[in-house]
RNA sequence: GAUACGCCGAUUGGAGAGCGGCCGCGACGCGGCCCACCGAAGGGGCAGCCGGCCUUGUGCCGUAAACUCUCAGGUAAAAGGACAAGGGGAGAGGC
Numbered sequence: 001g002a003u004a005c006g007c008c009g010a011u012u013g014g015a016g017a018g019c020g021g022c023c024g025c026g027a028c029g030c031g032g033c034c035c036a037c038c039g040a041a042g043g044g045g046c047a048g049c050c051g052g053c054c055u056u057g058u059g060c061c062g063u064a065a066a067c068u069c070u071c072a073g074g075u076a077a078a079a080g081g082a083c084a085a086g087g088g089g090a091g092a093g094g095c
Base pairs, nucleotide, nucleotide: 001095007089008088011085012084013083018035020034021033022032023031024030025029036075037074038073042071043069044068045067050062051061052060053059054057
C1' cells in the first nucleotide's frame, strides 16, 4: 500500500398465516381471555463427519441449517423481517 472471509452502517429487494370471537378501557387504538393458523427477528432441539474424555462401549461430552419446536414473535395496511444484491467504511493475519 492493496486486500479474501468475516465485521460496521446506510440503500434496494424481501415470504407465510383470522382486519377471528368475547370482554374491558383513558377508545380511529390499546389491553385481557378463548379458538384457529404462520415461520424468515430472537430462542430451544437434532444427524453424520470431526474433536475431546475414560470407565473402551449400543459409553459420555462438544458441534449445523432456510430441518424441527412454536417459548417469544407474527396473521389488512403500516411497522418488523431471515436472507440477497451492488456500492461505502474500518480492517488483523498473511502478501